[in-house]
Context: one part of a larger RNA
RNA sequence: GGCACACGGUGGAUGCCUUGGCGCCAGGAGCCGAUGAAGGACGUGGGAGCCUGCGAUAAGCCUCGGGGAGCCGGCAACCAGGCUGUGAUCCGGGGGUGUCCGAAUGGGGAAACCCGGCGGAUGUCACGAUCCGUCACCACUGUCUGAAUGUAUAGGGCAGUGGAGGGAACGCGGGAAAGUGAAACAUCUCAGUACCCGCGGGAAGAGAAAGCAAGCGCGAUCCCCGGAGUAGUGGUGAGCGAAACGGGGUGAGGCCAAACCGACCACGUGGAGAAGCCGGCAGGCGUUGCGUGGUCGGGGUCGUGGGACCGCUCGGCCGGAGCUGCCGCUCCGGCGGGGAGUGAUCAACCGCGGGGUCAGCCGAAGGGCCUGGAACGGUCCGGCAUAGUGGGUGAGACUCCCGUAGGCGAAGACCCCGUGGCUCCCGAGCGGGAUCCCAAGUAGCACGGGGCCCGGGAAAUCCCGUGUGAAUCGGGCAGGACCUCCUGCCAAGCCUAAACACUCCCUGGCGACCGAUAGUGCACCAGUACCGUGAGGGAAAGGUGAAAAGCACCCCGGUGAGGGGGAUGAAAGAGAACCUGAAACCGUGUGCCGACAAACCGUGGGAGCGUGUCCUCGCUUCGGCUUGGACCACGUGACCGCGUGCCUAUUGAAGAAUGAGCCUGCGAGUUGUGGUGUGUGGCGAGGUUAACCCGUGUGGGGCAGCCGUAGCGAAAGCGAGUCUUUUCAAGGGCGAGCAGUCGCAUGCCGCAGACCCGAAACGGAGUGAUCUACCCAUGCCCAGGGUGAAGCGCGGGUAAGACCGUGUGGAGGCCCGAACCCACCAGGGUUGAAAACCUGGGGGAUGAGGUGUGGGUAGGGGUGAAAGGCCAAUCAAACUUCGUGAUAGCUGGUUCUCCCCGAAAUGCGUUUUGGCGCAGCGUCACGUCAGUGGCGGCCGGAGGUAGAGCACUGGACGGCCCAGGGGGUGUAAAAGCUUACCGACGCCGGCUAAACUCCGAAUUCCGGUCGCUGGACCGUGGCAGUGAGACUGUGGGGGACAAGCUCCAUGGUCGAAAGGGAAACAGCCCAGAACACCGGCUAAGGCCCCCAAACGUGCGCUGAGUGGGAAAGGAUGUGGAGCGGCCCAGACAACCAGAAGGUUGGCUUAGAAGCAGCCAUCCUUGAAAGAGUGCGUAAUAGCUCACUGGUCGAGUUGCUCUGCGCCGAUAAUUCAGCGGGGCUUAAGCGUACUGCCGAAGCCGUGUGGCCCACGGUAUCCGUGGGUCGGUAGGGGAGCGUCGUGUGGCGGGUGAAGCGGCCGGGUGACCGAGCCGUGGACGCUAUGCGAGUGAGAAUGCAGGCAUGAGUAGCGAAUGAGGGGUGAGAAACCUCUCCGCCGAAUGACCAAGGGUUCCAGGGGCAGGUUCAUCCGCCCUGGGUAAGUCGGGGCCUAAGGCGAGGCCGACAGGCGUAGUCGAUGGAUAACGGGUUGAUAUUCCCGUACCCGUCGCGGCGCGUUUCCCGCAAGGGAUGGAGUGAUGGGGUGACGCAGCAGGGGCGCCCAGCCCGGGCGGUGGUUGUUCCCGGGGUAAGGGUGUAGGGCGGUGCGCAGGAAAAUCCGCGCACCAUAGAGGCCCGAGACCUGAUGCCGAGCCGAUUGAGGCGAAGUGGGUUCUCCCUGGUGCCGAGAAAAUCCUCUAGCGAGUGCCGUGGCGGCCCGUACCCGAAACCGAUGCAGGUGGUCGGGUUGAGAAUACUAAGGCGAUC
Repeated sequence: GGCACACGGUGGAUGCCUUGGCGCCAGGAGCCGAUGAAGGACGUGGGAGCCUGCGAUAAGCCUCGGGGAGCCGGCAACCAGGCUGUGAUCCGGGGGUGUCCGAAUGGGGAAACCCGGCGGAUGUCACGAUCCGUCACCACUGUCUGAAUGUAUAGGGCAGUGGAGGGAACGCGGGAAAGUGAAACAUCUCAGUACCCGCGGGAAGAGAAAGCAAGCGCGAUCCCCGGAGUAGUGGUGAGCGAAACGGGGUGAGGCCAAACCGACCACGUGGAGAAGCCGGCAGGCGUUGCGUGGUCGGGGUCGUGGGACCGCUCGGCCGGAGCUGCCGCUCCGGCGGGGAGUGAUCAACCGCGGGGUCAGCCGAAGGGCCUGGAACGGUCCGGCAUAGUGGGUGAGACUCCCGUAGGCGAAGACCCCGUGGCUCCCGAGCGGGAUCCCAAGUAGCACGGGGCCCGGGAAAUCCCGUGUGAAUCGGGCAGGACCUCCUGCCAAGCCUAAACACUCCCUGGCGACCGAUAGUGCACCAGUACCGUGAGGGAAAGGUGAAAAGCACCCCGGUGAGGGGGAUGAAAGAGAACCUGAAACCGUGUGCCGACAAACCGUGGGAGCGUGUCCUCGCUUCGGCUUGGACCACGUGACCGCGUGCCUAUUGAAGAAUGAGCCUGCGAGUUGUGGUGUGUGGCGAGGUUAACCCGUGUGGGGCAGCCGUAGCGAAAGCGAGUCUUUUCAAGGGCGAGCAGUCGCAUGCCGCAGACCCGAAACGGAGUGAUCUACCCAUGCCCAGGGUGAAGCGCGGGUAAGACCGUGUGGAGGCCCGAACCCACCAGGGUUGAAAACCUGGGGGAUGAGGUGUGGGUAGGGGUGAAAGGCCAAUCAAACUUCGUGAUAGCUGGUUCUCCCCGAAAUGCGUUUUGGCGCAGCGUCACGUCAGUGGCGGCCGGAGGUAGAGCACUGGACGGCCCAGGGGGUGUAAAAGCUUACCGACGCCGGCUAAACUCCGAAUUCCGGUCGCUGGACCGUGGCAGUGAGACUGUGGGGGACAAGCUCCAUGGUCGAAAGGGAAACAGCCCAGAACACCGGCUAAGGCCCCCAAACGUGCGCUGAGUGGGAAAGGAUGUGGAGCGGCCCAGACAACCAGAAGGUUGGCUUAGAAGCAGCCAUCCUUGAAAGAGUGCGUAAUAGCUCACUGGUCGAGUUGCUCUGCGCCGAUAAUUCAGCGGGGCUUAAGCGUACUGCCGAAGCCGUGUGGCCCACGGUAUCCGUGGGUCGGUAGGGGAGCGUCGUGUGGCGGGUGAAGCGGCCGGGUGACCGAGCCGUGGACGCUAUGCGAGUGAGAAUGCAGGCAUGAGUAGCGAAUGAGGGGUGAGAAACCUCUCCGCCGAAUGACCAAGGGUUCCAGGGGCAGGUUCAUCCGCCCUGGGUAAGUCGGGGCCUAAGGCGAGGCCGACAGGCGUAGUCGAUGGAUAACGGGUUGAUAUUCCCGUACCCGUCGCGGCGCGUUUCCCGCAAGGGAUGGAGUGAUGGGGUGACGCAGCAGGGGCGCCCAGCCCGGGCGGUGGUUGUUCCCGGGGUAAGGGUGUAGGGCGGUGCGCAGGAAAAUCCGCGCACCAUAGAGGCCCGAGACCUGAUGCCGAGCCGAUUGAGGCGAAGUGGGUUCUCCCUGGUGCCGAGAAAAUCCUCUAGCGAGUGCCGUGGCGGCCCGUACCCGAAACCGAUGCAGGUGGUCGGGUUGAGAAUACUAAGGCGAUC
């Protein structure tokens, strides 16, 4: 270290549970709000916090009811204090209170804050202050007032009424996408959807026919079921898609405008007569009429047209009144009649009765025994039941508790029903038809659009825009262009319940819904924590026990953490990190194994060791120990055989192709609807209802409709036929025979997200300029040094200039260089210190500079000195959310078992080639099931390939022959002759072809016949998958007769196939695995060993380890066969000898002699010898060869074919091209033969499934036969999970779950078998219903590993002593040392928000430790008239009454109102705390207001009205604008002088000192010190300014002010006035002060000198000079009047008052921004000394640090 077992830890699965969810039903309710909502902030309790309640009357107040004993809400106890039978707490009805914000409404505003006016009240001498009420805007109405402008209007004031905002879904309206679909896309679709906006209600909308229909009729609207996926529409694509009408639900109808009449008003007109009126007549009245318009009243409301108008009839009774002569009329009141009603129809109420809701009340019946911690269990015997729903109680309760059935109940509020009072309404009919009326910029029309099923179409109907523009009943509109007829109906006004939609909310109930990764995001203090600037996003987290009985006491330990005893309890291994407590993972112990041995981790065998049980031997104290055994079981496993994980994707994966760290949980074909098959059930020429109705319900109705029963045709139409045809016939097409339909289940398809996860993107609405870009406003910053422009002065120069010199001067996108800004180079860093930094260099650094604060520009938009840069760590179109589950012909994933069959990778088409459609191939069912299919034999037939051939068509070589042509020749021509040129035809020989064939197989194909076979074949239908193929043999095309290449054909195998062989090896060879066997026979291939079987037999071959890699080519390797040459007349080889002469052949050459080269290559001698085969020389020479003779004595030599060998043969870590060892008459090769081995093949034995046949007989058994590899896929049968109906069971004597053991089944799995744990629920049978099965999706969540005790511990110096403490490198303290010191010091602003201080603590945080801390707990701390902000002002900019613009939303903007980064504005010094101080204290001031006092001034008039109070005018001290004027008021650069603080010097003053080592008491020793504000007074350096008077038409009125004009005076480095640092006096006889004394359980006291000089960025200075880029506004303040005006001003002094917010602490950082205690970033102020130009540099002071291993 491995395996196993036991016991633990970790962890939180599983089981059980449920307070919470989810879905639905019924009833209720359905708006809330200026009487201040919704929603919040802050408060509120005796005691901290949060939740709940409530609101300064604050877990509550009053009252009316209920209720009846305890109560003061919850976490959540405890302490304190109370209430309650005089009825509390609690519950219900009504009322009261109700801070602040919010529409938010007095004004403002950064919501919950700040600041006001008026009236009243409290308080004060008074002011300030406090309380109550009130004060926004808009619209309408009324009223008052009232411009330009007379009337008037606009406008304004006041009053009244209303509005404003919110709300889940539903509703109506105004706007309005895109992803997508159409396999692209534009019309179209998605869709009038999402979304935005306006508005309303409890519902909304619609609605009472200018309708539909069709020659019949209906009679408002809405909704449901049908009609119907029909009619239609539609790139006639995808799709979209009615209506009439039928059946139901509900049910309801009304009012105006006009004609006409009247009254009034206005205007016009008319005028003394009269057209008028009074009912008629008579008579009378009378500024009466008529016309137009307006208001009001009457009238009137319809389409069998209505009404007006005219005529006629009726119009009750009583009383009264009105004119009068008569007839009569009118009005009022009462009685009577009819109708309606709380609203839509005109309109407001009050009772009574009943019911309901909002609190409640009554409410039956049980005991014993047993088990147990507990009885609700078991058992025995009872009881109740209009109650056996449910919950609780120590387990499972009808009879214990709450309840339940049933019954009862309200002072009050609300709702419903009924009823009464009450209220309101009431002329009707007939007739006449002349006249009048019957909704106008309307209908219609044209054009442009929209909406309807209708996409412009033949396009009606409806709506909108622009234009045009009727009719009034003898009129209009409609009936799908249009016209006629006919029919229906009256537009251009309004209202209208119910039926239909929805559910934020209340009450009750239900669930084959979930049960803590589920169910809401949330069972728990969740829209929380947390993330983000923001819009927005958005978790995790339940369980002790019956009861806290929550562990008294003891021990260890730091008065820890934790643990051990003990106690409680049924149980503590239920101990609060608490039920059960799985797995990963981490341990401890024990058994076996492991260090010469190798690996898919197993499997088959298996020695040994250990253990158990049993038997047995021996011993025994009977507990046990021990011997041997079984080979029974368990653990381990030396050694041997075999053996390439899983998934996915692929032709093909162990693959070095994908995915997974491991475990647990979650995680993917569902649902609705339509269709089509199948199974099953009901009924059947029929089947069936839908909405809806009745009923508590099972159920009963409901016949509209649908499907079927008849088809054919385009249709009219005809009909068992019909169409085609001119008719008929005939033919042909489609039909006629065949049962459907409605449920349920299931396969598949369409529409829906449709199996799950996944984009890059598109669109809508919003959120962002705290980053960054640019812009606007207002502030701030830039050490120091250098250069020396213009101008000017002086000198020179010139006629004058120019010009030159010198000085002065101080310009510049000038120079050098810090701060500051930038980011060029290098190095480092790269899981960083840092999501852009560090170090060292670098660039700019008065400018187009840098920076703070506030503000502006927004997504196809901004901004951009331009890089497609930047717009919050995101940019070729930000972010958030929604459409949205976009789409994804693409990738991945897709979960239990068994049985049967079983593919494809082809054809055609395709914007198609990795997709799809049809066909092909699979499966299942049904039918047919035979003259069918397949295979073999035989028979008959078809054909043009292989081969072959050249007869055709072509190609092509040679020869012969020769026509023809060319050349030569011929004396010119001709004839000829000739030719080694070309050459047809023909002949001969030899060839050739995919697109040649005189021929022509094998195989194949068709048919027949016989046999075998059969899940074969054929048809119909359901459901697929496949349409990437691979290799190999053969035949071909392409290629290079290359490819593990490519494309076809044909067969095989793989694919989807295991087994044997080929060492290993999908595609090759053999062979097709149902299961078991330690049986047999064979195939390919093998038989020496590895390794099963022959070192088999016979005959040969090879010698190369060939075998056991390879070519052209090479070779005298060797065996066999054949054909030649030479040879006893002597071959071949060897040896001896010769190899000569002409001649050095000629030429060439310097030379060329056989042998550089060219030409020729003869002759002679001889046995033979080349004008020379090679070597060689400068050339010769020389040596050889050919050739010849001799010696020798038998074969020798060449060629061809063939077997086996050899060379050719070079790669990287020894062998590495037999699998290894090894093999040589073989263990190689060839051949013949014999035997054997060898597979999951075949056989044998046993078992199982399926199919067929037969038999029995029944759905099983027997016999026989066959069959059973399998991916995609089809079909069949089952297992398990959760819930549920019914029947039956188990359980505290112990359910589920969990850990193990044993057993069973072919498997999924199962066991009411056992042990342990556990402590309350389970199981079975049979149906039903599903959120039903996990190993993979870079899946999701959690837990735990690995890496790994590894990297790292984030810039920097520490050492020692002492202290504290359980413990000290880090805490405290001391000493020394070190670091920063233009900071690492000190102070602000922003930001943060208690981090500040003290005491205590140490689990976590702190990169280690910790006694310590910016951590935790408790307590404390921030004091202002003067500081900052508000109560003052304005900038950019924001908002914005009215206003303008805009579909809406909203945009702009005037008056105004906000808004500091600016303006204005009164306090200084010292002291003091643990923590604050310009805030407290001391001292000394100042500002505003108010009221006094003192002093000094000025004024209080006159006239009119009125009795007076008072009012008006005038004068008038004073006051005095929201008005006028001035001031406020401004740039940049550079510069002189004065000058404080600070600092420096000092020999002067004060205090102290006299020393380590030589010297040192010095008047030149050493050390330290030598200070003091605001305010008041004085008014210096310096700077600025003319004064007076008069006049005036400007300054929007006025002005004495300003301005303008005139006159006079003055014109000076002057006086005067103004500004003005510093200095001096005072403040200050104070304070401070070195030092000394005292104190440390705390406490302070005393106190010297306090002088001179130097320097100087503040300040004087808002100055002065220069320059061009020409440099905020308003308030304050001064002044002027308008106005007001009776007391008031000034000075001095005194009292009183003086509000709100901030104030702690950090602030170059451990407290801010960077996820952190982060080497980064962060605006302003002070900034000592030495060196130095300096804020550089170095060192240092004060002060602060030593950096958290």